This is a predicted structure of a 71-nucleotide RNA (transfer RNA) from a Cytophagaceae bacterium.
The coordinates come from a structure-prediction model, not an experiment, and the mean pLDDT is 80.

[in-house]
RNA sequence: AGUCCAGUCGUCUAAUGGAAGGACGCUUGAUUUGCAUUCAAGAUAUGCGGGUUCGAGUCCCGCCUGGACUU
Repeated sequence: AGUCCAGUCGUCUAAUGGAAGGACGCUUGAUUUGCAUUCAAGAUAUGCGGGUUCGAGUCCCGCCUGGACUU
C1' cells in the first nucleotide's frame, strides 16, 4: 500500500426491509433474624456521517476502530 471480514445494552448473543428481543450481570421490592436461593418489577444498546426506501440494525457510499491475508 492492497484485498476481505466484523462493529447491537456492562458482557455474550438474536432480529425475511415492517414496534430492537433473550441470557448473565446491575437496581428496587417481596421472601429471610441476616446472607444466599427463589419470585416480581425496572434501567441500559444498533460505531460515526450521508444516500435509497412509505419504512433501514438489515441495502448502497464514505469515515473510524478491530481482525485475517498479500506485498
The sequence is in RNAcentral, with records from ENA.